[in-house]
RNA sequence: GCCACCCUAGCUCAAUUGGCAGAGCAGCGGUUUUGUAAACCGCAGGUUGUCGGUUCGAUUCCGAUGGGUGGCU
Repeated sequence: GCCACCCUAGCUCAAUUGGCAGAGCAGCGGUUUUGUAAACCGCAGGUUGUCGGUUCGAUUCCGAUGGGUGGCU
């Protein structure tokens, strides 16, 4: 330099053909316990890497750009 893939909650990852952004763990509160842990119940947490475009509507489609992984030379 070229090609492919990835970027979504603190972390690991979902989200079918464009139609309400979710789960597990972690965090906080509660129940339980002599106390802790575990278990159970609940709560909170998001500019979907960034910028722009298409669309009534974009995590999803298009363009540009930053970062990461792998391959080729």
Transfer RNA from Poriferisphaera corsica, 73 nucleotides, folded computationally. The prediction has a mean pLDDT of 81. The organism belongs to Poriferisphaera, within Bacteria. Its Rfam family is "tRNA". It is annotated as a transfer RNA. The RNAcentral record of the sequence draws on ENA and Rfam.